[in-house]
This record gives sequence, structure tokens and C1' cells, in this order.
RNA sequence: GUCAGAAAAAGGCAAACCCAUCGAAAGUUGGGGACGCAACGUUACAGGUCUUCCAUGGCAGCAUGAUGACGGCUGGACUGCCUGC
Repeated sequence: GUCAGAAAAAGGCAAACCCAUCGAAAGUUGGGGACGCAACGUUACAGGUCUUCCAUGGCAGCAUGAUGACGGCUGGACUGCCUGC
């Protein structure tokens, strides 16, 4: 170091599902639980996805819209452990 992650060590996180919590919902947070993860650490900046209390349109079913959410969808930005080279 703009490099690599086969083996190893110290540790770390935690999908589905269940319980509780907040929320209109998507989903969040906490506990249990481990499918996985070498950035599955942080960040909604770009793309993407989800939701629609509300707004607009509609007789209605509904349609459209994020200011709501997802970082365990991809890229970018910032930061970091161990080992190897």
C1' cells in the first nucleotide's frame, strides 16, 4: 500500500421465526434465536425496492405522489480488526 483473504487466532455482527415495543403502513427498537457476513461498520449522495397516514383525481374499486422506510439490493463517500504478500 490504490494488493489478497487459502489457513489460523482474538473478538464482532445476526436472516427467517417467536415475544414485546413504537408506527397509518413499509418498517423501527429491545429480548430470544442463528441463515449468513471480512466491512452484514457508518452514510439515503446516485440508482433500485417497499409503504401511502395524508394530498390530488375518480361515484367507487382504484390511480398518481415521499416528506416515510430499506445499508443483509448495487455503486459512491468515510472509517476499521487479524493474517498473508
c-di-GMP-I riboswitch aptamer from Lentibacillus sp. CBA3610, 85 nucleotides, folded computationally.
The organism belongs to Lentibacillus, within Bacteria.